Record summary
Model confidence (mean pLDDT): 76 of 100. A computed fold for a 316-nucleotide RNA from Candidatus Geocrenenecus huangii, annotated as Archaeal signal recognition particle RNA. It matches the Rfam family "Archaeal signal recognition particle RNA". The family is grouped with related families in Rfam's "SRP clan". For this family Rfam cites "Towards the structure of the mammalian signal recognition particle" (Wild et al., Curr Opin Struct Biol, 2002). The organism belongs to Candidatus Geocrenenecus, within Archaea.
[in-house]
RNA sequence: GCGGCAGGUAGGGCCGGGGAGCUAGCCCUUCCCUGUAACCCGAAACGGGCUACAUGCGGGGGCCAGAUAACCUGAAAGAGCGUAGGAGGAGCAAAGGUACAACACAUGAGAAAUGAAUGAGUGUGCGUCCACACGGGGCUCCGUAGGAGGAUGCCCUACUCGUAGGAGUAGGCUCCAUCUUCCUUACGCAUCGAACCGUGUUAGGUCCGGGAGGGAGCAGCACUAAGAUGCGGCGGGGCCGCUGUGUGGUAACGUGCAGGACAUCUUCUUAUGUGUCGAGGCCUCUGUUCCUCCUACCAUCUUCGGGGGCUGCCGC
Numbered sequence: 001g002c003g004g005c006a007g008g009u010a011g012g013g014c015c016g017g018g019g020a021g022c023u024a025g026c027c028c029u030u031c032c033c034u035g036u037a038a039c040c041c042g043a044a045a046c047g048g049g050c051u052a053c054a055u056g057c058g059g060g061g062g063c064c065a066g067a068u069a070a071c072c073u074g075a076a077a078g079a080g081c082g083u084a085g086g087a088g089g090a091g092c093a094a095a096g097g098u099a100c101a102a103c104a105c106a107u108g109a110g111a112a113a114u115g116a117a118u119g120a121g122u123g124u125g126c127g128u129c130c131a132c133a134c135g136g137g138g139c140u141c142c143g144u145a146g147g148a149g150g151a152u153g154c155c156c157u158a159c160u161c162g163u164a165g166g167a168g169u170a171g172g173c174u175c176c177a178u179c180u181u182c183c184u185u186a187c188g189c190a191u192c193g194a195a196c197c198g199u200g201u202u203a204g205g206u207c208c209g210g211g212a213g214g215g216a217g218c219a220g221c222a223c224u225a226a227g228a229u230g231c232g233g234c235g236g237g238g239c240c241g242c243u244g245u246g247u248g249g250u251a252a253c254g255u256g257c258a259g260g261a262c263a264u265c266u267u268c269u270u271a272u273g274u275g276u277c278g279a280g281g282c283c284u285c286u287g288u289u290c291c292u293c294c295u296a297c298c299a300u301c302u303u304c305g306g307g308g309g310c311u312g313c314c315g316c
Stems, first nucleotide, its partner, number of pairs: 001316007012064004016034005024051005039060004071307004076303004082297012095284004100280001102276011113264003122258007129249008137240008146183008155172007187232006198223004206215003
């Protein structure tokens, strides 16, 4: 010097890059974009390591390669995901404005429709209707009890009269019976309806008597029921498709009078004005999404250029 083999041996490299953020500045932990066949562990935003030679720190590991390789690099050329800025356009949304549209009201005009000399608008009276008040009527319900007096009779007491039966006078009692007055309108009629007690009347019979007349008194009848039913009266209450009177009411309806030609709280069109504007239209502004273009940067890929040239063993 050439060739071959190996390479964990002395060395060379690779195991990502970019943007934002932070920083005096650089790298990292953070967030985002992107690539490779390709790292592991530890700490790190009140931060970790550095100084324009800044292109992480501590510990560990893997892979690649030989005549221009691995690999590094280039405001060089092309492609190119993405990021930032700017411009334009389109869509959507909010806010504000306008009063174009729309709606509502008022006034006016026109037309239609309807009504109108079998009488419009209007005025007025009456009635209907409504409210209140005071009555009537009908129906219905409830009540018709209780109390305070007086008179007479019966009865009792006293006295007088008479030949008997008895008669008369005065007083007492309110148990019983009847009548009656008042509170009070609580009453009437008809039918039915036990017994007992009591009261009245008392045929017949009986007793006293010459007679007249009178006494006691059975039966009967009445009181005569309590109560029920019905009718009626009286008192009180409730209800109502009834009804009368008075006062008042306001839209409507009917009717009378006056009056004498339009009327319409009907529909449509139109004009003016006022108001509302929630949604619609227009304008302004803000935000957001998408698209296009321009500029800058950029992961990655291709081409080209530059840099970068080992070690060991064996053989000749």